RNAcentral holds the full RNA, with entries from ENA and SILVA. This is a predicted structure of a 351-nucleotide part of an RNA (small-subunit ribosomal RNA, central domain) from an uncultured bacterium. Model confidence (mean pLDDT): 86 of 100. Rfam family: Bacterial small subunit ribosomal RNA.
Context: one part of a larger RNA
RNA sequence: CUGGGCUUAAAGGGUGCGUAGGCUGACCCGAAAGUGCUUUGUGAAAUCCCCCGGCUCAACCGGGGAACAGCGGGGCAUACUGCGGGUCUUGAGGCAGGUAGGCGCCGAGGGAACAGUAGGUGGAGCGGUGAAAUGCGUAGAUAUCUACUGGAACGCCGAUGGUGAAGACGCUCGGCUGGGCCUGUCCUGACGCUGAGGCACGAAAGCGUGGGGAGCAAACAGGAUUAGAUACCCCUGGUAGUCCACGCCGUAAACGAUGUACGCUAGAUCGGUGCGGCUCUGACGUCGGAUCGGUCGUAGUAAAAACGAUAAGCGUACCGCCUGGGGAGUACGGUCGCAAGGCUAAAACUC
Numbered sequence: 001c002u003g004g005g006c007u008u009a010a011a012g013g014g015u016g017c018g019u020a021g022g023c024u025g026a027c028c029c030g031a032a033a034g035u036g037c038u039u040u041g042u043g044a045a046a047u048c049c050c051c052c053g054g055c056u057c058a059a060c061c062g063g064g065g066a067a068c069a070g071c072g073g074g075g076c077a078u079a080c081u082g083c084g085g086g087u088c089u090u091g092a093g094g095c096a097g098g099u100a101g102g103c104g105c106c107g108a109g110g111g112a113a114c115a116g117u118a119g120g121u122g123g124a125g126c127g128g129u130g131a132a133a134u135g136c137g138u139a140g141a142u143a144u145c146u147a148c149u150g151g152a153a154c155g156c157c158g159a160u161g162g163u164g165a166a167g168a169c170g171c172u173c174g175g176c177u178g179g180g181c182c183u184g185u186c187c188u189g190a191c192g193c194u195g196a197g198g199c200a201c202g203a204a205a206g207c208g209u210g211g212g213g214a215g216c217a218a219a220c221a222g223g224a225u226u227a228g229a230u231a232c233c234c235c236u237g238g239u240a241g242u243c244c245a246c247g248c249c250g251u252a253a254a255c256g257a258u259g260u261a262c263g264c265u266a267g268a269u270c271g272g273u274g275c276g277g278c279u280c281u282g283a284c285g286u287c288g289g290a291u292c293g294g295u296c297g298u299a300g301u302a303a304a305a306a307c308g309a310u311a312a313g314c315g316u317a318c319c320g321c322c323u324g325g326g327g328a329g330u331a332c333g334g335u336c337g338c339a340a341g342g343c344u345a346a347a348a349c350u351c
Base pairs, nucleotide, nucleotide: 004322005321006320007305008304012319014201015200016199017198021194022193023192025088026087027086028085029084030083033081034080035077036076037075038074039073040072041071042070049065050064051063052062053061054060091191092188093187094186095184096183097182098181099180104176105175106174107173108172109171110154114150115149116148117147118146119145120144121143125136126135162169163168206248207247208246209245210244211243215242216241220237221236222235223234259318260317261316262315263314264313267296268295269294270293271292272291273290275288276287277286278285300307301306324351325350326349333344334343335342336341
């Protein structure tokens, strides 16, 4: 150097875009850098190896030969890689016409529920629990009706369903906007894949400034429970927070615990979307293939569970990561952050 792995045993980066780099479709021509063959120079001597010889042998020594990684020059070869030129369309992209969608941002509007305020009816309890109590109520509560105000979330549809790179996304309408899929095969002509660094996005909690605050609710207070109960569960209250704008944070069981891309390898069945064929037309039905989301399953794989065209099968390219448990995702250093802390990341010692 080669040889092992990463769903669950240690191990896929939270996700995307993309720099360098690595890798890169079909055909033709050229040159010959890599590559192969050959030749030549160099590769000191000694040593090692082979042959012969000298010390009575050997070690040792002498002579001859061979060999030597590599480097330089010349000649030849041209399959493959690279380079230059040309051509192509299947990869990729574009164009035109359709199409589904809780994709994103902004604005406007709506109803149910809840709470508060005001008023009407009413007159003794309400509330809460396993049972209670704290709490609320004759200064009129609970219940019920009307009006107004307020904030947050959008029932049914709703799904085994859809969209998005992931996080995530659900009332209605309008504006702006990203992506997908199908059909045509019209255009460009390899423009591609991956991606160390980098950049962007990134639930919840948390932080800064300002607003907002109905409900819920860490902390906190009280009531219970209990031997005690500085608690869990329960009850009555309740502040941050939850909400909005702007700016940070950058983590997660960020999960499919499964990186991305491409090709290949039985089928069956369900659902979403769009397209085409057949039935004179058409709802409907049926058939075909495309794409997305599931279930089962063949071969194969796997320690097994299982996976099985959405692979964990068979291959290729590139990136990330793993190497016994604890110490420890810690210390130190660096870097980022307002902080909380994040990222990077040991050792002694011990089993």